[in-house]
RNA sequence: GUGGGCGUAGCCUAGUGGUUAAGGCGCCAGGUUGUGGCCCUGGAGAUCGGGGGUUCAAAUCCCCUCGCUCACCCCA
Numbered sequence: 001g002u003g004g005g006c007g008u009a010g011c012c013u014a015g016u017g018g019u020u021a022a023g024g025c026g027c028c029a030g031g032u033u034g035u036g037g038c039c040c041u042g043g044a045g046a047u048c049g050g051g052g053g054u055u056c057a058a059a060u061c062c063c064c065u066c067g068c069u070c071a072c073c074c075c076a
Stems, first nucleotide, its partner, number of pairs: 001072007010025004018056001027043005049065005
C1' cells in the first nucleotide's frame, strides 16, 4: 500500500431497521452476619469510536474518517 474483521457503561458480552439499548463482573446503598466474605434486595453508570447521509424511524443500512487486529503485496 491492498483486502477483511472488530469498536456498545470501569471490564466482558447481547442486540443485524421499530420507538423507553439487555445481561454478567465490578461500584454504591440496604438486608443477613459479632466483623468481613458468600447470599438476597434496590440503585447509579453507555454521545453505541467520530462526522455526514438514507429513512417516518439508525447501535443496526451507505459514505468518509480514527483506533485495534488478521491476511496479502512491495522495499530493506
The RNA shown here (transfer RNA) has 76 nucleotides and comes from a Chloroflexota bacterium. Rfam family: tRNA. About the family: Transfer RNA (tRNA) molecules are approximately 80 nucleotides in length. The family's RNA type in Rfam is transfer RNA.